The RNA shown here (c-di-AMP riboswitch aptamer (ydaO/yuaA leader)) has 154 nucleotides and comes from a Phycisphaerae bacterium. The prediction has a mean pLDDT of 76. The model forms 96% of the base pairs in the Rfam consensus.
RNA sequence: GCGUUCGUGUAGCCGAGUCCUCGCCCGAAGGCGGGGAACGGGGGACCCAACCACGCCGCGAACCAAUCGCGGCAGGGGCGCAGGAGCACCCGCUCCGGGCCACUUUCAGGGCCUAGCCCGUCAGCUAACCCCGUAGGCCGUUGAGAGUGCACGA
Numbered sequence: 001g002c003g004u005u006c007g008u009g010u011a012g013c014c015g016a017g018u019c020c021u022c023g024c025c026c027g028a029a030g031g032c033g034g035g036g037a038a039c040g041g042g043g044g045a046c047c048c049a050a051c052c053a054c055g056c057c058g059c060g061a062a063c064c065a066a067u068c069g070c071g072g073c074a075g076g077g078g079c080g081c082a083g084g085a086g087c088a089c090c091c092g093c094u095c096c097g098g099g100c101c102a103c104u105u106u107c108a109g110g111g112c113c114u115a116g117c118c119c120g121u122c123a124g125c126u127a128a129c130c131c132c133g134u135a136g137g138c139c140g141u142u143g144a145g146a147g148u149g150c151a152c153g154a
Base pairs, nucleotide, nucleotide: 005154006153007152008151009150010149011148012138013137014136018037019036020035021034022033023032024031025030038134039133040132041131042130043129048124055073056072057071058070059069060068061067075122076119077118078117079116083096084095085094086093087092097114098113099112100111101110103147104146105145106144107143108142
């Protein structure tokens, strides 16, 4: 130094939301603006599927109407676990379903959540292709078995 075995300790969470690189601000910290990888999302043919119809309100332009523009809202759609049914109408409760709980996984037990935002009349699937995001929030912890990495010791 390497390998094996044993013992002790240890590994932050939700989420796609991480890493690398270039330039500028005198320099560091920091900030701003680009590029790439990776992860995530949306749009978008044939085929397949689907195919009853349709918007409404306000303002402005326009002589009326038609038409156009702006704003708002049914309908419809998207991200996400955040859906469904029943009761109650002192808007909450119950059940089913879904999601999460600390390295991974199995079993048992227990607990928590089931929000919010966006598009703006429009989008099924969808190859090529096109576009977008890389945030935010938090400090939980029950037991047993198996396994992985790291540190120390023998």

It matches the Rfam family "c-di-AMP riboswitch aptamer (ydaO/yuaA leader)". Rfam describes the family as follows. This family represents a conserved RNA structure found upstream of the ydaO and yuaA genes in Bacillus subtilis and related genes in other bacteria.